Predicted 3D model of a 479-nucleotide part of an RNA (small-subunit ribosomal RNA, 3' major domain) from a Bacteroidota bacterium.
The sequence was found in a public genome assembly.
Its mean pLDDT, the model's own confidence on a scale to 100, is 82.
Context: one part of a larger RNA
């Protein structure tokens, strides 16, 4: 100086408290541990691993096993030397890769020798390695923590480590700002600069609106037209405690004060200071070494990565009448589309299927939003709650659904009646709940991840306690 204290003072945080919803009990989906296996490929492991790398394991992926093949070798260069255009056919053998044979054909420049191009062959030469070691690293990540902290230059102090500067009195969300001080200034962080958002105003109006005129249709901005509104998208204003009022020397606080759409950082995002944890990652990529080179490399064919006495974690449906079925009725926003998305007609009980047709899309299409509302049925039962298994047909995807895919139709109808001990999440357009896209993707194990919108709560006296964390102080046999 630090770091610890079941020291001490001061603060702040879904920390606890008030609440409202889970989870741990069931059945399913997924990751993990363990066991199992020829292999169940690696890698992560309190917090900061366990719907993570994986934004898609039938093959492929794929890195793992079995077993069958190549060795300059799957890719790319560079040098020599032989053959030929190159392509293309086509035959044994083989699961396939692979071996082995047969045939067809010279491209450019020159009269020509020859060169050059190009392709295959050998022969050299650089290969290959998802093998090790993240405790040899470099990039990127994660946490502490979006916590408010970390220095620095010159004074001044101290024999020196070092200390002032940063402390102290208030203040903030902040080391933010004020006021004071042997300290003055500076910098990296806070803040603001930058995006969506919420109000106007303006400038433009397709494909988008349609208020007023006019046509027209069973019915629709469907047509002429129009620039008002809506929305689009581009510039602007608008918020600063500016104003008033209480307190305060200031900084500031406070006010069911005005004005305003919005008030005291308007909500949200992106931004992550000096460092901590030899945190993670040699399987993204780079990269030292060390280790393979007829195999730890490369190709194929199956089969694993999908096993299952069991344990966790994360989730999803639900145990019902604030429900469950049934029949009408109503409103989102953000995507996405040409190997694409498909109106609309037919077939079909459906998943889909056979035709058409419009759209590289503010035009066409995915698209029906769904909780909700009206209205009948069930009446408290393991039930018209709940959907797990299963057995039958089926339907697409796709060389192939047996290991192992979705999805329909009928049949079956498990466990489950609110869940010990305990333990998470959330302070507002949130939490609770309803649905809609989207990346990957042939198809899809998505209930996951990332987004968009509906509807739309409850609480917070407090800071004695739990946990973290700040800053100042005091103790220490620790560094």
């Nucleotide at each position: 100086u630090g770091a610890c204290g079941g020291g001490g003072g001061u603060c702040c945080g879904c920390a606890c408290a008030a609440g409202c919803g889970g989870u741990g009990g069931a059945g399913c989906a997924u990751g993990u541990g363990g066991u199992u296996u020829a292999a169940u490929u690696c890698g992560a492991u309190g917090a900061u691993a366990c719907g993570c790398g994986a934004g898609g394991a039938a093959c492929c992926u794929u890195a793992c096993c079995u077993g069958g093949g190549c060795u300059a070798g799957a890719a790319u260069g560079c040098u020599g030397c032989c053959u030929g255009a190159c392509u293309g056919u086509u035959c044994c053998u083989g699961a396939a890769a692979g071996g082995g044979g047969a045939u067809u054909u010279u491209a450019u420049a020159g009269c020509a020798a020859u060169a050059u191009a190009c392709a295959g062959g050998u022969a050299g030469u650089a290969a290959g390695g998802u093998g090790c070691u993240g405790c040899a690293u470099g990039g990127c990540c994660g946490u502490c923590g979006u916590c408010a902290g970390c220095u620095c230059g010159u004074g001044c102090c101290g024999u020196g480590a070092g200390g002032u500067g940063u402390u102290g009195g208030g203040u903030u969300a902040a080391g933010u700002c004020c006021c004071g001080c042997a300290a003055c200034g500076a910098g990296c962080g806070c803040a603001a600069c930058c995006c969506c958002u919420a109000u106007c105003u303006u400038c433009a109006g397709u494909u988008g609106c349609c208020a007023a005129c006019a046509g027209g249709u069973a019915a629709u901005g469907c047509u002429g037209g129009g620039a008002a509104c809506u929305c689009u998208g581009a510039a602007g204003a608008a918020a600063c405690u500016g104003c008033c009022g209480u307190c305060g020397u200031a900084a500031g606080a406070c006010g069911c004060g005005a004005g305003g759409a919005a008030g005291g950082a308007g909500g949200g995002g992106a931004u992550g200071a000096u460092g901590u944890c030899a945190g993670g990652u040699c399987a993204u990529c780079a990269u030292g070494g060390c280790c393979u080179u007829u195999a730890u490399g490369c190709c194929c064919a199956g089969g694993g990565c999908u096993a299952c006495a069991c344990a966790c974690g994360u989730g999803c449906u639900a145990c019902a009448a604030u429900g469950g079925g049934g029949a009408g009725g109503a409103c989102a926003a953000a995507g996405g589309g040409c190997u694409g998305c498909u109106a609309c007609c037919u077939g079909g009980u459906g998943a889909c299927a056979g035709g058409a047709u419009g759209c590289a899309a503010a035009u066409c299409u995915c698209a029906a939003a769904a909780a909700c509302c009206u209205u009948u049925u069930c009446u408290c039962a393991g039930u018209u709650c709940a959907g797990a298994u299963u057995g039958u047909a089926g339907u697409c995807u796709g060389c192939a659904a047996c290991u192992c895919g979705a999805c329909u139709a009928c049949a079956u109808g498990a466990a489950g009646c609110u869940g010990g001990a305990a333990u998470c999440g959330c302070u507002a357009g949130u939490a609770a709940u309803c649905g809609c896209g989207c990346a990957u993707c042939a198809g899809c194990a998505a209930u996951g991840g990332c987004g968009c919108g509906g509807u739309g709560a409850a609480u917070a006296c407090g800071u004695u306690c739990c946990c973290g964390g700040a800053c100042c102080u005091u103790g220490u046999a620790c560094a």